Record summary
Predicted 3D model of a 350-nucleotide part of an RNA (small-subunit ribosomal RNA, central domain) from a metagenome. The prediction has a mean pLDDT of 84. The full RNA is in RNAcentral, with records from SILVA.
Context: one part of a larger RNA
RNA sequence: UUGGGUGUAAAGUGUUUGUAGGUGGCCUUGAAAGUCUGUUGUUAAAGUGUGGAGUUUAAUUUUAUUUUAGCAAUGGAAAUUAUAAGGCUAGAGUGUGGUAGGGGUAGAGGGAAUUUUUGGUGUAGUGGUGAAAUGUGUAGAUAUUGGGAAGAAUAUUAGUGGUGAAGGUGUUUUGUUGGGUUAUAAUUGAUGUUUAUGGAUGAAAGCCAGGGGAGUGAAAGGGAUUAGAUAUUUUUGUAGUUUUGGUUGUAAAUGAUGAAUAUUAGGUGUUGGGAGAAUUAAUUUUUUUGGUGUUGUAGCCAAUGUGUUAAGUGUUCCGCCUGGGGAGUACGCACGUAAGUGUGAAACUC
Numbered sequence: 001u002u003g004g005g006u007g008u009a010a011a012g013u014g015u016u017u018g019u020a021g022g023u024g025g026c027c028u029u030g031a032a033a034g035u036c037u038g039u040u041g042u043u044a045a046a047g048u049g050u051g052g053a054g055u056u057u058a059a060u061u062u063u064a065u066u067u068u069a070g071c072a073a074u075g076g077a078a079a080u081u082a083u084a085a086g087g088c089u090a091g092a093g094u095g096u097g098g099u100a101g102g103g104g105u106a107g108a109g110g111g112a113a114u115u116u117u118u119g120g121u122g123u124a125g126u127g128g129u130g131a132a133a134u135g136u137g138u139a140g141a142u143a144u145u146g147g148g149a150a151g152a153a154u155a156u157u158a159g160u161g162g163u164g165a166a167g168g169u170g171u172u173u174u175g176u177u178g179g180g181u182u183a184u185a186a187u188u189g190a191u192g193u194u195u196a197u198g199g200a201u202g203a204a205a206g207c208c209a210g211g212g213g214a215g216u217g218a219a220a221g222g223g224a225u226u227a228g229a230u231a232u233u234u235u236u237g238u239a240g241u242u243u244u245g246g247u248u249g250u251a252a253a254u255g256a257u258g259a260a261u262a263u264u265a266g267g268u269g270u271u272g273g274g275a276g277a278a279u280u281a282a283u284u285u286u287u288u289u290g291g292u293g294u295u296g297u298a299g300c301c302a303a304u305g306u307g308u309u310a311a312g313u314g315u316u317c318c319g320c321c322u323g324g325g326g327a328g329u330a331c332g333c334a335c336g337u338a339a340g341u342g343u344g345a346a347a348c349u350c
Stems, first nucleotide, its partner, number of pairs: 004321003007304002012318001014201004021194003025088006033081002035077009049065005091191001092188003095184005103177007110154001114150008125136002162169002206247006215241002220236005258317006266295013299306002323350003332343004
């Protein structure tokens, strides 16, 4: 390589966009590159295969001969793939009417809580723990109450509920903007799908330069615990957490399950849209679609489980795996301010 795999044993790129490439609906006609088929030539001999001869048999020797196959030339076939021309609408877009939403982004506003500040009331504790102590307080704390300031987060509603490609996303409101879905069947007419390289995006932490800094809190100091305690616990507390602009490019980035499409029993929740029936209406019910759960048949599976949201059955394309350790290390290269990231061995050993 072939073959076999990829939820949990090794293995699905974090996600998306999309180039080359691969692959691809229905109908008609042409030509005939692939394909199928006839003929001719050729593929030396020996050898191989098959049928004989002979050495008693065998090996050895000898004789005849073809199939299959390749290449070239030439004659045909036209189902199928490619190709050329024409058409169609079931895939895919666009339009039109609705509709749900914490989707993105930029402003504006709100209340609760916390801390702090300044007054009032008020007096001896408070805080913290398993128990304490450090801390804080007669220079008046804690508690309570009036006024002011600040930053961060948005209780309840809230839901295996919504939405987004993923990361993610939750106070109210305004502007702006992306996508979905449903109904219709107006329009284009295969424009689809997958995707190496490439582009974009990508939690938290980290880094650079400004701002901000309430609470929390790596590091660090103190108090306890303990034989010790570089931990747990407690009291302080810097960076960080926040914001703007860059950078980094990784996560158990998980559904540990790549994308697309077709097909294969049901039951029962929930969420968005449409249609019908009953009803004055709320509502109930039948049905059809798009999501999201649960249970489960067939099937699959080593088992666990999965099961129309497949891990079933088919097709197309891509990524990846090939015993454990050494090792996601060394070296080289690329990227990065750095931290590091990407790519990624071998010796040796079991």